[in-house]
């Protein structure tokens, strides 16, 4: 220098004007604080909380599935192990069970599971070509997959039939909390794959969700009283008189809870520095720090400058235009997931040069 792996962290700034939300002040008029993200999103998976439901077991359904550890909790997270890829840094894995049972395995092939087309070989038959019928599975061919790989004994050819290595199984010892691992003996192959096919094992799971759910209550309806129904009670237009109009029905209390409003509402398994414990996720003390809370749903608009893109114009300085990634709260968290112009920073790992 060049090629890549991994993590993280911002994502426009200052300033004036004007407008919109909640809060506090103020009789008002106004005036002050403060007002989105890193994903608020997508509603996938956990949980707070909040009503129903629940003796207690078990069916059924659903969902997780290599160990360990971590958390409220989990399909997350850390470590680790076993596969698999890459020269590495480091990636990726839907990683429980195919001698409990059932099912499938397109095509092509003889056969997709107790397999034999061509082939190789032995007898018989034939004058040959060749048929018959047995052995075999080395080697041809199909296919994603073919009955341990490779070598050599060995044989009519052949074959774990036998031997060395390798793979495999079984039993030991060692090592580690454990998934596994190494080492040694033995076996002698013990016949494929698929479980995100039914299905078995082990573990989990009550059901709906802030329109949860609670209070506080108009109008009308209802109920129990009380007073009145042509002698005219009462109700409205103004508080009062008076007048007009309506008049069988009215006032009062109670109940249930619609419009409406009020609470749930934001301090929180909450961040941050620091120190302790642990590879690490995470946790223990300490000190600090918080200011969105709207519901016909507020967080915008304009200008100016400066900063990045990105175009032009110019040897260079520079000048002009352009204009700002994805998005956006609705009861809160803890995750995963997907979507983001441009910038910034740390570890690392290979190749090459040079000292």
């Nucleotide at each position: 220098a060049g090629a890549g792996u991994c993590g993280u962290c911002u994502g426009g700034g200052u300033c004036a004007c004007c407008g919109c939300g909640u809060u506090g002040c103020g009789u008002a008029a106004g005036c002050a604080c403060c007002g989105a993200g890193g994903a608020a999103a997508g509603u996938c998976c956990g949980g707070a909380c909040u009503c129903c439901g629940c003796a207690g077991a078990g069916c059924a359904a659903a969902g997780u599935g290599g160990u360990g550890g971590g958390u409220a909790a989990c399909g997350c997270c850390c470590a680790c192990c076993c596969g698999g890829g890459g020269u590495a840094a480091c990636c990726c894995g839907c990683g429980g069970g195919a001698c409990a049972g059932u099912g499938c395995c397109a095509c092509a092939g003889a056969a997709a599971a107790g397999a034999a087309c061509c082939g190789c070989c032995a007898c018989u038959c034939g004058c040959a070509a060749g048929a018959g019928c047995g052995g075999u599975a080395a080697g041809g061919g199909u296919g994603a997959a073919a009955a341990g790989g490779c070598g050599g004994u060995g044989u009519a050819a052949g074959a774990g039939a036998c031997c060395a290595c390798c793979g495999c199984a079984u039993u030991g010892a060692u090592g580690g909390u454990g998934a596994c691992a190494u080492c040694a003996a033995u076996g002698g192959c013990a016949a494929g794959g698929c479980a995100a096919a039914c299905c078995c094992c082990a573990c989990u799971u009550g059901g709906a969700g802030c329109a949860a759910g609670a209070c506080c209550a108009a109008a009308a309806c209802g109920a129990u009283g009380g007073c009145g129904c042509u002698u005219a009670a009462g109700a409205g237009c103004u508080g009062c008189u008076c007048g007009c109009u309506c008049a069988a029905g009215u006032c009062a209390u109670c109940a249930g809870g619609u419009a409406g409003g009020u609470c749930g509402c934001u301090u929180g398994a909450c961040c941050g520095c620091g120190u302790g414990a642990g590879u690490a996720a995470u946790u223990g003390c300490g000190c600090g720090g918080c200011u969105a809370g709207a519901u016909g749903g507020a967080u915008g608009g304009u200008g100016a400058u400066c900063c990045a893109c990105u175009c032009g114009c110019g040897a260079a300085a520079g000048c002009g235009a352009u204009g700002g990634a994805c998005a956006g709260g609705a009861u809160c968290c803890g995750g995963c997931u997907u979507a983001u112009a441009g910038g910034g920073c740390g570890a690392c790992u290979c190749u090459u040069c040079u000292u």